A computed fold for a 475-nucleotide part of an RNA from a metagenome, annotated as small-subunit ribosomal RNA, 3' major domain. The full RNA is in RNAcentral, with records from SILVA. The prediction has a mean pLDDT of 84.
Context: one part of a larger RNA
RNA sequence: UGACGGGGGCCCGCACAAGCGGUGGAGCAUGUGGUUUAAUUCGACGCAACGCGUAGAACCUUACCCAGGUUUGACAUGAUGGCGAGGAAGGCUGAAAGGUCUUGGCCCUUCGGGGCGGCAUCACAGGUGCUGCAUGGCUGUCGUCAGCUCGUGUCGUGAGAUGUUGGGUUAAGUCCCGCAACGAGCGCAACCCUUGCCCUUAGUUACCAGCAGGUGAGGCUGGGGACUCUAGGGGGACUGCCGGUGUGAAGCCGGAGGAAGGUGGGGAUGACGUCAAGUCCUCAUGGCCCUUACGCCUGGGGCUACACACGUGCUACAAUGGGAGGGACAGCGGGAGGCGACCCUGCGAGGGGGAGCAAAUCCCGAAACCUUUUCUCAGUUCGGAUUGGAGUCUGCAACUCGACUCUAUGAAGGUGGAAUCGCUAGUAAUCGCGGAUCAGCAUGCCGCGGUGAAUACGUUCCCGGGCCUUGUACA
Numbered sequence: 001u002g003a004c005g006g007g008g009g010c011c012c013g014c015a016c017a018a019g020c021g022g023u024g025g026a027g028c029a030u031g032u033g034g035u036u037u038a039a040u041u042c043g044a045c046g047c048a049a050c051g052c053g054u055a056g057a058a059c060c061u062u063a064c065c066c067a068g069g070u071u072u073g074a075c076a077u078g079a080u081g082g083c084g085a086g087g088a089a090g091g092c093u094g095a096a097a098g099g100u101c102u103u104g105g106c107c108c109u110u111c112g113g114g115g116c117g118g119c120a121u122c123a124c125a126g127g128u129g130c131u132g133c134a135u136g137g138c139u140g141u142c143g144u145c146a147g148c149u150c151g152u153g154u155c156g157u158g159a160g161a162u163g164u165u166g167g168g169u170u171a172a173g174u175c176c177c178g179c180a181a182c183g184a185g186c187g188c189a190a191c192c193c194u195u196g197c198c199c200u201u202a203g204u205u206a207c208c209a210g211c212a213g214g215u216g217a218g219g220c221u222g223g224g225g226a227c228u229c230u231a232g233g234g235g236g237a238c239u240g241c242c243g244g245u246g247u248g249a250a251g252c253c254g255g256a257g258g259a260a261g262g263u264g265g266g267g268a269u270g271a272c273g274u275c276a277a278g279u280c281c282u283c284a285u286g287g288c289c290c291u292u293a294c295g296c297c298u299g300g301g302g303c304u305a306c307a308c309a310c311g312u313g314c315u316a317c318a319a320u321g322g323g324a325g326g327g328a329c330a331g332c333g334g335g336a337g338g339c340g341a342c343c344c345u346g347c348g349a350g351g352g353g354g355a356g357c358a359a360a361u362c363c364c365g366a367a368a369c370c371u372u373u374u375c376u377c378a379g380u381u382c383g384g385a386u387u388g389g390a391g392u393c394u395g396c397a398a399c400u401c402g403a404c405u406c407u408a409u410g411a412a413g414g415u416g417g418a419a420u421c422g423c424u425a426g427u428a429a430u431c432g433c434g435g436a437u438c439a440g441c442a443u444g445c446c447g448c449g450g451u452g453a454a455u456a457c458g459u460u461c462c463c464g465g466g467c468c469u470u471g472u473a474c475a
Stems, first nucleotide, its partner, number of pairs: 001475002003472003007469007015459002019423005026315008034306002042053002064301007073124001077123005083117002088103006106115003126290002129288003135284002137279003140275001142273001147186006153162003166177003192267004197235007207224002211222003238261001241255005317416001321375007333364003338357002342353004382413001387408007429451007
């Protein structure tokens, strides 16, 4: 100087408390451990591994296993030699890859050759083989915590200190005051995006107040530029104003006005560093290793196994509910090998036609909710696992191993021990919708809107963190 303390002081954070909803019990989905296996490819392991890499494992992917093949190679550049084709078509063999046979016989040319292609040979290619403890890059984490440092000066023999400590204050090393310090940098804040209010410009594909036409109805038509909205520009919030308080400070408390008030809400943004944290399987790369194989191609299998154990989820256990009929209201987005209205057909998944739309124009059904009715507390008209049968769709192909539909079946489950998680407001809870990936496949992920709470006395305690101080046999 740090680090540590079941030392002290001050102060924060859904850290506790106060509340609301869960997990832990059940069934299923998914990841992991374990076990099994020819293989169940590999990585990730407290927080910070475990719906993680994987934003799509039937083949492919695929890195694993078995089998069949191949050796200048699936891919790149170059050299030497000789060939003229290559492509295409066909036969045999084969699961395919491959092997083999037959037909076929290139372009330019200054006639030297060149291009292109295949063959042989050689340099080399290739490796998701090892080392993340040799590395770059990228990332997680402490933590959006308020810290981490430097120059000069001063103090100290020196390590170092001071500044950065102190008194206030703040979300903040934020600001004020003081002070052997005076300044400065990286962080904080602001500048950026979005959302909330207003003005303005513009008015189609959006809108429809007034006027006119028209319809069964409808911005449907003429038209309009008001409104909504769209998307460009601007305004607006600064403790600016008032009162109180405070050191006539920074600030704090209350108030006015205002759509918004003291950082308005949300996002992006992550200092010096820590964990030899993670990644050699994104990529790059040193070293090591393989080179008729640890490379490459193909068929099939596996990654989907199952006595178990754990994590993360979904669905429930019902009446604030289940079923049936009727009625209403979004936003973000996506669409041409696509979205598909509408019609016909099928109980349905779907099928047959098919308007419109490269889309503010056309298309992609919101649900919870409201209303009428039924069920009457039961393993039930709750719950839907499991299994039988029959189908649909995608795809070369759904046996291992897809999703969905119909019918039958109807399991466990009576609110879950110890323990444990999330959340402070348009949040939790709850309801559906969209998207990426994608032929097909979503309870996951990333977004979107609808309905919409309860509680916070307080900081003693648990956890993490910041500053000062103290002890130390630790570095």